[in-house]
RNA sequence: GCGUGUAAAAGCCAAACUCGUUGUGAAGCGGGGACGGAAAGUCACGGGUCUUGCAGGUCAAGACGGCUGGGCUGUCACC
Repeated sequence: GCGUGUAAAAGCCAAACUCGUUGUGAAGCGGGGACGGAAAGUCACGGGUCUUGCAGGUCAAGACGGCUGGGCUGUCACC
């Protein structure tokens, strides 16, 4: 450095639900809580889903990285 793997060792994150809070909303943030995760670290570039606006839309703006592809970075073990 590449590849593979494990939850062996040290650890890490945190679904649903719930309390508070922000937002028109999807959803975000903080506390509790663990379904799970070898990147469940990070990035909204591609696809996709969702929200809002519009009479409607092939439009516009926004949300989701734990839907997916990909980029960047990282721990341990083995080769």

This is a predicted structure of a 79-nucleotide RNA (c-di-GMP-I riboswitch aptamer) from Methylomonas fluvii. The model forms 95% of the base pairs in the Rfam consensus. Its mean pLDDT, the model's own confidence on a scale to 100, is 78.